[in-house]
RNA sequence: UACCAAUUCCGGGGUCGGUGAAAUUCCGAGCCGGCGGUGAUAGACACGCGUCUUAAGUCCGCGAACCUUGUGUACACAGCACAUAGGCCGAUCUGGUGAGAUUCCAGAACCGACAGUUAAAGUCUGGAUGGGAGGAAUGGGUA
Numbered sequence: 001u002a003c004c005a006a007u008u009c010c011g012g013g014g015u016c017g018g019u020g021a022a023a024u025u026c027c028g029a030g031c032c033g034g035c036g037g038u039g040a041u042a043g044a045c046a047c048g049c050g051u052c053u054u055a056a057g058u059c060c061g062c063g064a065a066c067c068u069u070g071u072g073u074a075c076a077c078a079g080c081a082c083a084u085a086g087g088c089c090g091a092u093c094u095g096g097u098g099a100g101a102u103u104c105c106a107g108a109a110c111c112g113a114c115a116g117u118u119a120a121a122g123u124c125u126g127g128a129u130g131g132g133a134g135g136a137a138u139g140g141g142u143a
Base pairs, nucleotide, nucleotide: 001143002142003141004140006138007137008136009135010134015029016028017027018026030123031122032112033111034062035061036060037059042053043052044051045050057110058109066087067086068085069083070082071081072080073079092108093107094106095105096104114126115125116124
């Protein structure tokens, strides 16, 4: 330094006004952006090569939810729990610079699970004091 398993910790954000009997759901104007990768940004150190940090909601991949399947529980169904695999899984263009940019700069757009609700939800409430991509630390093992 790389890999392996273990333990511990961390691991999602966002509202006001109007109408109305009733809406944070409609209308108007706002606001928000999980994780890894890529990356020409920015910063620090070094200043010969470099090293570290940082940089995409819309690119590539992943995660939650939902559907199917399997196992357990159950006479069976439903329900519940667990597990693997499959399915499902949103949205960006134009101009500029340049050797190179859907990533930088400028402008204009667009998108957002399920269930609930006196009225239709990215933003309220709930499953969820859950799960989780993954991140960090610790000691150990292998090369």